[in-house]
RNA sequence: AGAAAGUGUACCUAGGGUUCCGCGCCGGUAAUACGGCGGUUUGGACCAAGCGGUACAGGCUGCGAAGGUUAAAUUCCGCAGCUACACCGGUCGGGAUAAAAGCCCAGGCGGG
Numbered sequence: 001a002g003a004a005a006g007u008g009u010a011c012c013u014a015g016g017g018u019u020c021c022g023c024g025c026c027g028g029u030a031a032u033a034c035g036g037c038g039g040u041u042u043g044g045a046c047c048a049a050g051c052g053g054u055a056c057a058g059g060c061u062g063c064g065a066a067g068g069u070u071a072a073a074u075u076c077c078g079c080a081g082c083u084a085c086a087c088c089g090g091u092c093g094g095g096a097u098a099a100a101a102g103c104c105c106a107g108g109c110g111g112g
Base pairs, nucleotide, nucleotide: 007057008056009055010054011053012052015047016046020044021043022041023038024037025036026035027034058083059082060081061080062079063078064077066075085107087111088110089109093105094104095103
């Protein structure tokens, strides 16, 4: 100087908007139905974190057992340990969905 790796899924939370439901206002009706507007409507439901949580799986290391061998390796099962770190610009830009977001582009890019 460069490259690779820094994992996945599920259920949640911070957070997020408004297609649906509810709610509010207006119109409409004998009354319903129905229509319009409102997320500066607590909600139901929905989306949701690389740097938030939990669980399971995966990966790496060591040991044991089976198996095989001159001795091993591959393979299968079990146990134990590890799975780190992640600051600033950015309340930026783009994308999906009805729409938005700590979602995705993106541990991008630039700086430290």

A computed fold for a 112-nucleotide RNA from Desulfotruncus alcoholivorax DSM 16058, annotated as Guanidine-I riboswitch aptamer. Its mean pLDDT, the model's own confidence on a scale to 100, is 83. Its Rfam family is "Guanidine-I riboswitch aptamer". About the family: This family represents a conserved RNA structure found upstream of the ykkC and yxkD genes in Bacillus subtilis and related genes in other bacteria. The organism belongs to Desulfotruncus alcoholivorax, within Bacteria.